[in-house]
A computed fold for a 124-nucleotide RNA from a pig gut metagenome, annotated as FMN riboswitch aptamer (RFN element). RNAcentral holds the sequence, with entries from MGnify. The prediction has a mean pLDDT of 81.

RNA sequence: UUUCAGGGCGAGGUGAAAGUCCUCACCGGCGGUAUAGUCCGCGAACGCACCCGGGCUGAGAGAGCUUCGGUGCGCCGAUCAGGUGUAAUUCCUGAACCGACGGUUAUAGUCCGGAUGGAAGAAA
Repeated sequence: UUUCAGGGCGAGGUGAAAGUCCUCACCGGCGGUAUAGUCCGCGAACGCACCCGGGCUGAGAGAGCUUCGGUGCGCCGAUCAGGUGUAAUUCCUGAACCGACGGUUAUAGUCCGGAUGGAAGAAA
């Protein structure tokens, strides 16, 4: 420098209305480590702040507005038991648990949107 870099609502019930509620079902980013959604670390998302840059208002200066970009800080979910083994909260068996923000005739991990974006990182 180039390319790549996230999966999942199927069935039934209630209802005026639900892929959002209830029962069952389904999904699992990146690096590390005995193979990991639950360990350690990271990214994304979210919040705040300052400064810098951009944009807007303004004749101009001053000043104000604006998370558009950058930087910093913060926040950041959830696992146990047994078995095998030199070694596994990673494998096997069993039983659990978790999932940003905004939107919506009705509450969302699975629909729509920011996002044809960004990015941990991977490959050449």